[in-house]
RNA sequence: AUGAUUUAAAGGCAAACGGAAGGAAACUUCCGGACGCAAAGCCGAGGGCCCUAACCAGUUUUGGAAGGGUGGCCGGGUUGCAUCG
Repeated sequence: AUGAUUUAAAGGCAAACGGAAGGAAACUUCCGGACGCAAAGCCGAGGGCCCUAACCAGUUUUGGAAGGGUGGCCGGGUUGCAUCG
């Protein structure tokens, strides 16, 4: 440097749910909590899925454009621990 893997060791992250806060919402942050994860570390101008206050059309429904969210949906990029080859 590279491939495989979680066998061992040291560890790491943290779903649902609950509380507080932000947001129109999806959802996010912090605390508690662990369903799980060999990258469940990071990256949102590839795809998927989710949201809709304001805008346009239409009129209770809805559609469009636009914006937002999701990395624990996938792809891709990138960084990293251990063991063995």
The RNA shown here (c-di-GMP-I riboswitch aptamer) has 85 nucleotides and comes from Nitrosomonas sp. It was read from a public genome assembly, where an Rfam model found it. Taxonomically the source falls in Nitrosomonas (Bacteria, Pseudomonadota, Betaproteobacteria, Nitrosomonadaceae).